Overview: Two RNAs folded together computationally: RNase P RNA and transfer RNA, 474 nucleotides in total. Its mean pLDDT, the model's own confidence on a scale to 100, is 75.

């Protein structure tokens, strides 16, 4: 120096004119004006996860649902991340083989990337094809019933055929034929030891013939988790209006009694607890709970809501996600929704052209910012995104 | 903010996980003198990407996108 994967930072500066919101100060005095300060993002977005925070008397039990499933770890927490394992898939350079050649094929270096408890608890499917898709014999072999055909009884998974998939593969013994039925190798798989490790597991030996199928991203089992609701949560204050209507839920017993109830208990009715059920709370009468339905008024100000898992820098520990410290510093709160527009001059960069051996470097001309915009707040994912700048890894070719 | 349904020929509408099928509409013939209707016949679709799976419109995860609902006070 090429090329290829990758991780991270910025995402315009300066100055001028004209504007907008919030604080504070001072003038005006009834909503102006003057000045100082502050005024989006890396995704503010998608609501896809997870929390803080509020409410729902306590937040209890059991079922249901529902989500999550390899090891360790990291978080306020996660189905999030970080580092590790097994098993796949993708890759450009390269290399190897084909080829006359364009090209193919295999194997891959850095990286990217999905998956990850049970299939001897059950139960359910597996189109077409096939005799059979889980306890099966079509055909073909063998052996009887009869000497032959043919038929029929039984054996066989060695052959054939089908298919995504059919009783592990080679030889061999063995037998009527055959078969892990026996051997010996080789694949797998289970146990046990030994070693590496924190584990998941990897490696190495030895034992078991254990070797008859997939799917649980189908039910379903096993472990493990979850109370519901959401800033329109909530709380404090004004203002305004008119009601009507249907459905309708209690007896009974004790104690007081000023005889009108009142309390208390059983059963029992509606509710509330945001799936049900138990428990529990609250109310049970025509001055009526709770539920609808039409009808009517309201679109208001303050909290919450901005000192926080804050931000920024630097130190240490850790592979890393991140944790510990120490300085320093106050950083937006709008509510029809502020953060802007326009002009100059810049810059990172791009293209041209001309000098110049050069893609160095100089000189001119030109272009020169995407995606998007808070609305209780945060961590994380996923998506959009002009262009620039800084690293790391790997191959490959050259020089020392 | 919180909850639901939905994407398939150009339109609308189907499809137990097993050839993606029908109407209107398009284009071609056939009948007809010629048109319309009729009848033959073609063209044309699963919103993207991954995964499971022998196989995906379906079954999973993620996005994109389009519609609907619900919330004061009495």
């Nucleotide at each position: 120096c090429a090329g290829g994967c990758u991780g991270g930072u910025c995402a315009g500066a300066c100055g001028g004119u004209c504007g907008c919101g919030g604080c504070c100060u001072g003038g005006a005095u009834c909503u102006c004006c003057a000045g100082g300060u502050c005024g989006a993002g890396g995704a503010a977005a998608g609501u896809c996860c997870g929390c803080a925070c509020u409410c729902c008397a306590a937040a209890g039990g059991a079922c249901a649902a529902a989500g999550c499933g390899u090891c360790g770890g990291u978080u306020a927490a996660u189905u999030g991340c970080c580092g590790g394992g097994g098993c796949g898939g993708g890759g450009u350079c390269c290399a190897u083989c084909c080829g006359a050649a364009a090209g193919g094929a295999u194997g891959c270096a850095a990286c990217c990337u999905g998956c990850c408890g049970g299939a001897c608890a059950g139960g359910g499917c597996c189109a077409c094809a096939g005799a059979a898709a889980a306890u099966u014999a079509c055909a073909g072999c063998c052996u009887g019933g009869u000497u032959u055909u043919u038929c029929c009884a039984g054996g066989u998974g060695a052959u054939g055929g089908u298919g995504a998939a059919a009783a592990g593969g080679u030889g061999g013994u063995g037998u009527a034929a055959g078969a892990g039925a026996c051997c010996a190798c080789c694949g797998g798989c289970a146990u046990u030891c030994a070693u590496a490790g924190a584990a998941a597991u990897g490696u190495g030996a030895a034992u078991g013939g254990c070797c008859a199928g997939g799917c649980a991203a189908c039910c379903c089992c096993c472990g493990u988790u979850u109370g519901g609701a959401g800033c329109a949560a909530g709380g404090c204050u004004g203002a305004g209006c008119a009601g009507g209507g249907a459905u309708g839920a209690a007896g009974u017993c004790a104690u007081c009694u000023u005889c009108g109830g009142a309390u208390g208990g059983c059963u029992g009715g509606a509710g509330g607890u945001u799936g049900u059920c138990c428990g529990u709370c609250u109310c049970c009468a025509u001055u009526g709970a709770a539920u609808c339905c039409c009808g009517g008024g309201u679109a208001a100000g303050c909290u919450g809501c901005a000192a926080g898992a804050g931000c920024a820098a630097c130190u240490u520990g850790g592979c890393g996600a991140c944790a510990a410290g120490u300085u320093g510093u106050c950083c937006a709160g709008a509510u029809g929704g502020a953060u802007g527009a326009c002009c100059g001059u810049c810059c990172a960069g791009g293209a041209g052209u001309g000098g110049g051996c050069a893609u160095a470097c100089c000189a001119c001309u030109u272009c020169g910012a995407a995606c998007a915009g808070a609305a209780u707040g945060c961590g994380g994912c996923u998506u959009a995104u002009a262009g620039a700048c800084c690293g790391g890894c790997c191959u490959g070719a050259g020089g020392u | 903010u919180c909850c639901c349904g939905g994407g398939u020929c150009g339109u609308u509408c189907a499809a137990u996980g097993g050839u993606a099928g029908g109407a209107c509409a398009g284009g071609g013939g056939c009948c007809u003198u010629u048109g319309a209707a009729g009848c033959c016949u073609c063209u044309a679709a699963u919103c993207c990407a991954g995964g499971u799976u022998c196989g995906a419109g379906c079954c999973c995860u993620g996005g994109c996108c389009c519609g609907g609902g619900a919330g004061c006070c009495a």